[in-house]
Context: one part of a larger RNA
Molecule: small-subunit ribosomal RNA, central domain
Organism: uncultured archaeon SAGMA-B
RNA sequence: UUGGGCCUAAAGCGUCCGUAGCUGGUUUGAUAAGUCUUUGGUGAAAUCCAACAGCAAACUGUUGGAAUGGCUGGAGAUACUAUCAGACUCGAGACCGGGAGAGGUCAGGGGUAUUUCACGGGUAAGAGUAAAAUCUUUUAAUCCGUGAAGGACCACCUGUGGCGAAGGCGCCUGACUGGAACGGGUCUGACAGUGAGGGACGAAAGCGUGGGGAGCAACCGGGAUUAGAUACCCCGUUAGUCCACGCUGUAAACGAUGCCCAUUUGGUGUCACACAAUCUUCGAGAUUCUGUGGUGCCGUAGCGAAGGUGUUAAAUGGGCCGCCUGGGGAGUACGACCGCAAGGUUGAAUUCCUCCAAAAAUGAGGACAACACACUU
Numbered sequence: 001u002u003g004g005g006c007c008u009a010a011a012g013c014g015u016c017c018g019u020a021g022c023u024g025g026u027u028u029g030a031u032a033a034g035u036c037u038u039u040g041g042u043g044a045a046a047u048c049c050a051a052c053a054g055c056a057a058a059c060u061g062u063u064g065g066a067a068u069g070g071c072u073g074g075a076g077a078u079a080c081u082a083u084c085a086g087a088c089u090c091g092a093g094a095c096c097g098g099g100a101g102a103g104g105u106c107a108g109g110g111g112u113a114u115u116u117c118a119c120g121g122g123u124a125a126g127a128g129u130a131a132a133a134u135c136u137u138u139u140a141a142u143c144c145g146u147g148a149a150g151g152a153c154c155a156c157c158u159g160u161g162g163c164g165a166a167g168g169c170g171c172c173u174g175a176c177u178g179g180a181a182c183g184g185g186u187c188u189g190a191c192a193g194u195g196a197g198g199g200a201c202g203a204a205a206g207c208g209u210g211g212g213g214a215g216c217a218a219c220c221g222g223g224a225u226u227a228g229a230u231a232c233c234c235c236g237u238u239a240g241u242c243c244a245c246g247c248u249g250u251a252a253a254c255g256a257u258g259c260c261c262a263u264u265u266g267g268u269g270u271c272a273c274a275c276a277a278u279c280u281u282c283g284a285g286a287u288u289c290u291g292u293g294g295u296g297c298c299g300u301a302g303c304g305a306a307g308g309u310g311u312u313a314a315a316u317g318g319g320c321c322g323c324c325u326g327g328g329g330a331g332u333a334c335g336a337c338c339g340c341a342a343g344g345u346u347g348a349a350u351u352c353c354u355c356c357a358a359a360a361a362u363g364a365g366g367a368c369a370a371c372a373c374a375c376u377u
Base pairs, nucleotide, nucleotide: 004324005323006322007307008306012321014201015200016199017198021194022193023192025088026087027086028085029084030083031082033081034080035077036076037075038074039073040072041071042070048065049064050063051062052061053060054059091191092188093187094186095184096183097182103177104176105175106174107173108172109171110154111153115149116148117147118146119145120144121143125136126135162169163168206247207246208245209244210243211242215241216240220236221235222234223233258320259319260318261317262316263315266298267297268296269295270294271293272292273291274290276288277287278286279285302309303308327352335346336345337344338343
């Protein structure tokens, strides 16, 4: 390589869009490129097989055959694939209808609490811990009342509830805006699936410029603990956390499970929509059955090394992409590309360990010749 795999052993790109490519619904006709049939040429000989011959065998020869998986010319077939022309509606999309939703962006408004400040009341402690101390406090703290400022956040409702491609999204109102489900079956008529490269989005931390800074808090400074304590605990506190614009592009970015389609016993919750029935305080009401779509739990068959999974598959099939190939070295080095930097992406090897196997060269030595030639090598 063939193959075998990718939830947990190595392995699903963080997610989506999409170019090339690959794959592609039902049906009619044409063409005959792929495909199939037939036939001609070519495909050296030796080799191989059969028979015969050379005194037997090896071996050789003669005749015939097979093989040479290919290439090429002609004639035909038309199911499938393909191409062209046409038709269809089940896939896909558009449209209409009333609903659901923390989907996104922007603006305005609100709420409690913390902190600080001002004024008034009030007096000796407060804070903190396992216990303490550092710390605050007679320049009047902590506490109580009133008022103000400022920043961040959004209790209850809150629910294995909802929405989103993922990251993620939660006070209220408005504007703009994306998507999905259900119902209708009006329209287009295969317009589809996946997707190498490519593009966009992408938590937290981090970076740049400018704001902001209440609380929290890496770093740092103290106090403890301890043999030590560069920690855990305590008192403080700076970046940061927040906003605007730009960059970074990574996470146990997890369901550790790529996307799409079809098929395959069930039970039970819950969310959305729709038909129907019953009840009704007639309300965007309640309950129930059924259907579709989501989201959970339990489980049949099957699958699996087992744990488990099980119509939301890890079952059974199909299409397309990505990735894996003993451990360490190492996600390192080098190079390239990207980045302001931090760093990111791509990504090895010498050697070592474990297991298996083969061959050659060089050097040393030995034997022989005995120094023009010759002989030997």